Predicted 3D model of a 525-nucleotide part of an RNA (small-subunit ribosomal RNA, 5' domain) from Litorivivens lipolytica. It matches the Rfam family "Bacterial small subunit ribosomal RNA". It was read from a public genome assembly. The coordinates come from a structure-prediction model, not an experiment, and the mean pLDDT is 88.
Context: one part of a larger RNA
């Protein structure tokens, strides 16, 4: 001297962009934090209003809305947090025995049937969470059978295995003939099956912290074979053989530690360090398990033990902020129980749109970097005051007033950008088509979306008006005198000051040095 996710103490105007629980991975009220899709599929209310009425009701409209419930596809992405881990965990360069939903490209199909079950009805059982029986009923839900271009298995003789429909136009074709059905056409799914891509498992060489006052460790251990599992190599499991395998080039044990890209300091070598951002790992109240699934042994699924908390009718249930925000508790310490999906990104979906505490604003906090401001210019009677005097004077000092201008910022009035790109409507056009339907692309026009926001910017108004403070001043190390205290208060980073003339303690005057900050503490080079 630089630097910090900083924190204490004095003080504090305004903005601009960052950044904000580093401790107790302690324990949590309340909120919201993952939905979606009616163009897969059956049901299906209500208030209201109005009609009837035998006054019990019933009908229309509200509506095929709302609302569950069967399916799909997402809740294995985003968000958090660093407890565990010294490991293929991370980084770097490499393999080979592997799956990969949506997306692409290509080849084939894409026919005929069945039986369930939920919702719903009716009983039932319990405080409740919730559940049990009977009965009806759909489907892109489930299942046989037909087919199999490529596809699996094969002892090469052969043998096994699929599918789903939905939504929009039409009458060229054929059959009735206002039109429809058959059927064509689009558009969008389904199956099987090869590549693509983009994710993902797995396998090695090297590097990856400190102890030797840890010196031996190892029985599924270390190879082999058979067999078994797995998406896939593998002692990944198992039976049998056979003894091997690591270790002073530190094995195994202890301790500490998420790990990189960077950060931070240094001329660099180096040394520290892993806050924000960004990739990789890991964990979700602790410990274990598996189901769905392309993809999990899954934060806001599920079984079980367990500690805790909370409801019970005592029989049994419930629950999981290391998601935003918030409490409480520890702390020297870290914010709002805030808007908004308008942008960007993600999930359903043909869209329209719906969900999004990611995100994209606000709010607080000098927490830190930047940037501006607190005036300017003139002013000597060198005013009064203050301090100091050798009592002449100095000195605070152009400094104040006085004069004479500006008016950034804040205040306060009026204006005003971008951030918006779609999406939707009408038109033209060009593909598909039997078509000028219908859908798509591409073009015009039109119409129209902003939480931030009382935006940013810009003008006008008044007035110097609303704005300076900490630390030091004995040397290192810029900055001096009086006073007061007497080894006492007390000061200090180091050498050291204080015992009656203290530039070292307190206070005053004055000077230095930084300034919305300065000081102290802690910690890194």
């Nucleotide at each position: 001297g630089a630097u910090u996710g900083a924190a204490c103490g004095c003080u504090g105007g305004c903005g601009g962009c960052a950044g904000g629980c580093c401790u107790a991975a302690c324990a949590c009220a309340u909120g919201c934090a993952a939905g979606u899709c009616g163009a897969g599929c059956g049901c299906g209310a209500a208030a209201a209003u109005u009609c009837c009425u035998u006054c019990g009701g019933g009908g229309a409209u509200g509506a095929g809305u709302a609302g569950a419930g069967c399916g799909g596809c997402g809740g294995a992405c985003g968000g958090g947090u660093g407890a565990g881990u010294a490991a293929c965990g991370c980084g770097u360069a490499g393999g080979a025995a592997u799956c990969u939903a949506c997306c692409u490209a290509g080849u084939a199909g894409u026919g005929g049937g069945g039986g369930a079950c939920a919702a719903c009805u009716c009983g039932g059982g319990g405080a409740a969470a919730c559940u049990c029986g009977a009965g009806c009923u759909a489907a892109u839900a489930c299942c046989g059978c037909a087919u199999a271009c490529g596809c699996c298995c094969u002892a090469c003789g052969g043998g096994g295995g699929a599918a789903a429909g939905a939504g929009g136009g039409c009458c060229u074709c054929u059959u009735c003939u206002u039109g429809a059905a058959a059927g064509c056409u689009c558009u969008u799914g389904c199956u099987a099956u090869u590549g693509g891509a983009u994710g993902a498992g797995c396998c090695u060489g090297c590097g990856u912290u400190g102890g030797a006052u840890u010196a031996g460790c190892u029985a599924g251990u270390u190879g082999g074979u058979g067999g078994g599992g797995u998406a896939a190599a593998g002692g990944c499991c198992u039976a049998c053989c056979a003894a091997g395998g690591c270790g002073a080039c530190g094995a195994u044990c202890c301790a500490u530690a998420g790990c990189u890209g960077g950060u931070c300091u240094g001329a660099g070598a180096g040394g520290a360090u892993g806050a924000u951002c960004a990739g990789c790992c890991a964990c979700a109240c602790u410990g274990g398990g598996a189901c769905u699934g392309a993809g999990a042994c899954a934060c806001g699924g599920c079984c079980c033990a367990g500690a805790c908390u909370c409801c019970u009718a005592c029989g049994g249930g419930a629950g999981g902020c290391a998601g935003c925000a918030g409490u409480g508790g520890g702390g020297a310490a870290u914010a709002u129980u805030g808007c908004g999906c308008a942008a960007u990104g993600g999930g359903c979906g043909a869209a329209a749109g719906c969900c999004u505490g990611a995100c994209g604003c606000a709010g607080c906090c000098a927490u830190g970097c930047c940037g501006c401001g607190u005036g300017u210019g003139u002013g000597a009677a060198g005013a009064a005051g203050g301090c100091c005097u050798u009592c002449g004077g100095g000195u605070u000092g152009u400094a104040a007033a006085g004069c004479a201008c500006u008016u950034u910022a804040a205040g306060c009035a009026g204006g005003g950008a971008g951030g918006a790109a779609a999406a939707g409507u009408u038109g033209g056009u060009a593909g598909u088509u039997a078509a000028u339907a219908c859908c798509u692309g591409c073009c015009a026009a039109c119409c129209g979306u902003g939480a931030c926001g009382u935006u940013a910017c810009c003008u006008g108004c008044a007035g110097a008006a609303u704005a300076a403070g900490c630390a030091c001043c004995g040397g290192c190390u810029a900055a001096c005198u009086c006073c007061g205290u007497g080894c006492c208060a007390g000061c200090a980073g180091c050498c050291g000051c204080g015992g009656u003339a203290a530039u070292a303690c307190g206070g005053a005057g004055g000077g230095u040095g930084c300034a919305a900050g300065c000081g102290u503490u802690a910690a890194u080079c």